[in-house]
RNA sequence: UAUGAAACAGAAGCGCCAGAACUCUACGGAGUUGACGAGGACGAAGGUGAUCGAGAUUUCGGCGGAUGCCUUCCAGUCGCGUGUCACGACUGAGAGAGUCUUGAUAAAACGUUCGGGUGACCGGACGGACAAAGCGAGACUUGAUGACAUCA
Repeated sequence: UAUGAAACAGAAGCGCCAGAACUCUACGGAGUUGACGAGGACGAAGGUGAUCGAGAUUUCGGCGGAUGCCUUCCAGUCGCGUGUCACGACUGAGAGAGUCUUGAUAAAACGUUCGGGUGACCGGACGGACAAAGCGAGACUUGAUGACAUCA
């Protein structure tokens, strides 16, 4: 230095490109696009194939992955002394359900502009906006057992 193998790391609107659309072409071919942010995980196995809005000609179509969800098991929290078991709801590091209020710089899109590319297009700077879910905080409403043992 090359090849092979293994391991580790990295991303989760993430990676990829057989369709499609688009560009260049000497018509042989060579390229471009293909998710905008918010939010989200690590007990085990199996299953499913994933939340929210913004935008609007493809963010179409497809493959892979994925922090979601479901079931069972494991470990826990709560059910007002303590322990065990059963039952119910919930949690996987924080733990019943519901309603309302409130909080955190949305980003792309759009406008202006710079750089790269023959081009499709790619990368950046500036400007001024606009979410929802979830989560946190607060208020209110509401739901809460049983058996046995033991302490007073």
Predicted 3D model of a 152-nucleotide RNA (glmS glucosamine-6-phosphate activated ribozyme aptamer). Its Rfam family is "glmS glucosamine-6-phosphate activated ribozyme aptamer". It is annotated as a riboswitch. Its family is annotated with catalytic activity and regulation of gene expression in the Gene Ontology.